[in-house]
Context: one part of a larger RNA
């Protein structure tokens, strides 16, 4: 000198962009963050419009349109998006490769199919228990739930001919027997779904080789421990498991153990090599009140699912029973510290529907913070009686402040006040037409949270707007006076004990300036 997710003391106009719990992965009151489909299914309160029966009527029953609410069975999603950085010295991550040891829902592209039957269960009713929470029993019903039968290969499995290649296990092509194993319907008729199988594309999964913090005041470590043989288990592979054989494996090229830490991509610093860091953005891990377990799916061992144990909270009729903000706000405590219980789904994404939609604290966007970076203003010309005041001083004077003020002119960025004001949508979705297919056409109605915000013009009037730190040397910038080793000062050498440029206050100068200074960390 540069940096900083800073904070602390003085100060403060105003716009853009960015950033904002580094601390206790402490505990959370409330409200939102994940739901969608009636074109899968069984139903259907209240609403309205009507008809019937009873009755004088009020009224109660039944039944048909509309319109659907809330639950429930199914499907899809919820494993994505969003948070944290506790663990983790490891194949986590990073690179480079293998997999002849694998998987992939939803997309795409191709073939080939969809033919009968069936009985169960939520709902509802109807009856128990229960303070709740929830939960028995009993009757009946529906599906694209759920099971049978039936077709059926390039699928799987099993036993054979051939060829051809390699990287050991073996891989592929081909081609014969034979046994197996599928589906589900809706519909406005336009379609939108089911089912096998091959292939792609995206996504993961396993294994190697290198590379990745500190201590020998940690030197010996290891029994599933190291290999082998069967096996079980997975999608695979393999001590990952098991039974038996064998004795090995690792280690000063640092095993073990102990500390300490998420990793890269990238920031900051420096000529560079290198040292330091791992905020924001992004790829990747890992966790989700502690720890351990499946289950359900194509994918979890699954933040807003379950199940156990465990603390902690809260309800309770004491028998039991609810609960997880390291999602958006916010609250309490910790701390030097670090925001609003804010708007909308307009646009970009994402769930889900044939579609309108509908859901989205993802997003977009707004508020608070001088927390940073960057821009712009606090005005410009002129003006010497060198005006009054202040300091200072050889003092009827003189120096300085200082063209600085006053006074003339000018302009009007910003501020205020009135007007106009575009883009983010020439949009997309929908409906129709065309097309073999991406798609193209052409056409109704419509959408904007930001925000009457950005910007534009007009009016008006120097008006609305400057501090801090510092002057002994390093280091730019000097006198007075006040105190008297006291009061203090201070990065370092070091000022003060009666003429202090080093203290405290005033002039005056220098620095940077909506900032200055200090303090911590880093180069």
């Nucleotide at each position: 000198g540069g940096a900083u997710g800073a904070a602390c003391g003085c100060u403060a106009g105003c716009g853009g962009c960015a950033g904002g719990c580094u601390u206790a992965a402490u505990a959370c009151a409330u409200g939102c963050a994940a739901g969608a489909c009636g074109a899968a299914c069984g139903g259907u309160a209240a609403g309205u419009a009507g008809u019937g029966u009873a009755g004088c009527a009020a009224u109660a029953c039944a039944u048909u349109g509309c319109c659907u609410a809330g639950a429930g069975u199914g499907u899809c999603g919820u494993a994505c998006g969003g948070g944290u950085g506790c663990g983790u010295a490891a194949c986590a991550c990073g690179u480079a490769u293998g997999c002849a040891a694998c998987c992939u829902a939803c997309c795409u592209u191709g073939u080939a199919c969809a033919g009968g039957g069936g009985u169960a269960u939520a709902g509802c009713u109807c009856g128990g228990g229960g303070a709740a929470a929830c939960u028995c029993g009993a009757a009946u019903u529906a599906a694209c739930c759920c099971c049978c039968c039936a077709u059926a290969a390039u699928a799987u499995c099993a036993u054979g001919g051939u060829g051809u290649g390699g990287c050991a296990u073996c891989a592929c092509a081909u081609u014969a027997u034979g046994a197996u194993u599928a589906a589900a319907a809706c519909u406005u008729c336009g379609g939108u779904g089911g089912u096998a199988c091959a292939a792609g594309a995206u996504g993961g999964g396993c294994a190697u080789g290198c590379g990745u913090u500190u201590g020998a005041u940690u030197a010996g470590u290891u029994a599933g421990u190291u290999g082998g043989c069967a096996g079980u288990g997975u999608a695979a592979u393999g001590g990952a498991c098991u039974a038996c054989c064998a004795a090995g494996a690792c280690g000063a090229u640092g095993a073990u153990c102990a500390a300490u830490a998420g990793g890269g991509g990238a920031c900051c610093u420096g000529a560079g090599a290198g040292g330091g860091u791992g905020a924001u953005c992004c790829c990747c891990c890992a966790c989700a009140c502690u720890g351990g377990c499946a289950c359900u799916g194509a994918g979890a061992u699954a933040c807003g699912g379950g199940c156990c144990a465990g603390a902690c909270u809260c309800c309770u009729a004491c028998g039991g029973g609810a609960g997880g903000c390291a999602g958006c706000a916010g609250u309490a405590g910790g701390g030097a510290a670090u925001a609003u219980u804010g708007g909308a789904c307009a646009a970009u994404g994402g769930g889900u529907g044939a579609g309108a939609g509908c859901c989205u604290g993802a997003u977009c966007c707004a508020g608070c913070c001088a927390u940073g970076c960057c821009g712009c203003g606090u005005g410009c010309a002129g003006g010497a009686a060198g005006a009054a005041g202040g300091c200072g001083u050889u003092a009827u004077g003189c120096g300085u402040u200082g063209u600085a003020a006053a006074c003339u002119g000018c302009u009007u960025u910003u501020g205020c006040c009135a007007g106009g004001g575009g883009a983010u949508a020439a949009a997309a979705u929908g409906a129709g037409c065309g097309u073999g297919c991406g798609c193209g056409c052409u056409u109704a109605a419509u959408u904007g949270a930001a925000g009457g915000u950005a910007c534009c013009u007009g009016g008006u009037g120097a008006a609305u707007a400057a501090g801090c730190c510092a002057c002994g040397g390093c280091u730019a910038a000097c006198u007075a006076c006040g105190u008297g080793c006291c009061a203090g000062c201070a990065g370092c050498c070091g000022c003060g004990g009666u003429a202090a440029u080093a203290c405290g206050u005033a002039g005056g100068u220098g620095g940077c300036a909506a900032g200055c200074g200090u303090u911590g960390u880093c180069c």